The part of an RNA shown here (large-subunit ribosomal RNA, domain IV) has 353 nucleotides and comes from an Acidobacteriota bacterium. The organism belongs to Acidobacteriota, within Bacteria. It was read from a public genome assembly. The coordinates come from a structure-prediction model, not an experiment, and the mean pLDDT is 89.

[in-house]
Context: one part of a larger RNA
RNA sequence: CCCUCGUUUAGGAACUCGGCAAACUGACCCCGUAACUUCGGAAGAAGGGGUGCUCGACGUCGUGUAGAGGCUCGCCCUUGAAGCGAUGUUGAGUUGCAAUAAAGAGGCCCAGGCGACUGUUUACUAAAAACACAGGACUCUGCGAAGUCGAAAACGACGUAUAGGGUCUGACUCCUGCCCGGUGCCGGAAGGUCAAAGGGAGAGGUCAGCCGCAAGGCGAAGCUUCGAACUCAAGCCCCGGUAAACGGCGGCCGUAACUAUAACGGUCCUAAGGUAGCGAAAUUCCUUGUCGGGUAAGUUCCGACCUGCACGAAUGGAGUAACGAUCUGGGCGCUGUCUCAACGAGGGGCACU
Repeated sequence: CCCUCGUUUAGGAACUCGGCAAACUGACCCCGUAACUUCGGAAGAAGGGGUGCUCGACGUCGUGUAGAGGCUCGCCCUUGAAGCGAUGUUGAGUUGCAAUAAAGAGGCCCAGGCGACUGUUUACUAAAAACACAGGACUCUGCGAAGUCGAAAACGACGUAUAGGGUCUGACUCCUGCCCGGUGCCGGAAGGUCAAAGGGAGAGGUCAGCCGCAAGGCGAAGCUUCGAACUCAAGCCCCGGUAAACGGCGGCCGUAACUAUAACGGUCCUAAGGUAGCGAAAUUCCUUGUCGGGUAAGUUCCGACCUGCACGAAUGGAGUAACGAUCUGGGCGCUGUCUCAACGAGGGGCACU
């Protein structure tokens, strides 16, 4: 000097990103216990008191002697002084600094965010607000089900729509607005487009033959190469539906007898222009917004306001008792976290001997 412990005057979070760490609290019995609440809780809320040993009195219980009662007369049953044991109440005394004398054994409260909850998770840096969850909704599936699967087999299920698969949301309470133009999905006996195939109008090649003096020309059948009309499924176009499907949910100008503001009016665009609720928020850039609270002093926190850069309704909205090794702010208690350090113990290191 380092590690792990122990103790500490006065102060008591002044430490620090932050009470991190440590300390306080702690068992049992009794008293007592608020807001809020889904009436279960919250709750061990909070906050108090007691606790050893000795002696006495009393209560209750167990055992069951003597005694009493009963009968089926037994090593019987019921009751039951005494004794013994257990437990409690109460009184008195007594020791110590201290009595759950050692050890082991919640610190508490207030307010807010998120997630309802118990659970699950990154084996070895993340335990959470992430995942799951009961509950809600949409959708597919009529059974050789849909779906899974390389074929088959199998699973689904020895199930049958109160069942099974997929997707989203996530207890509960109050609710869940408008838009179907785009994309998706569903429906649509018409129409447009349209593949293979069918079809074969027509055209070409070849050449027996014919014409020609020749060069060459014409050219049946067959073979062969193209090939128009026409017929024709799904899809797409088209017509509808559908948002707890993917998604989306405006701008400018003017206006009231102070000013300010605009219930009101005009105009442009859109498929429709954000409803309820919430709002500087896990979302607010400007921003430490402004006001109020808390502090002597508060970029955090709580309550409001609304100018929402860029909340918003199952990519759910707003609340919410209980719960949380969650996150944020405040307070009481407590402390070597600190003012500011000191001493001690054990272990290690270094130096000297």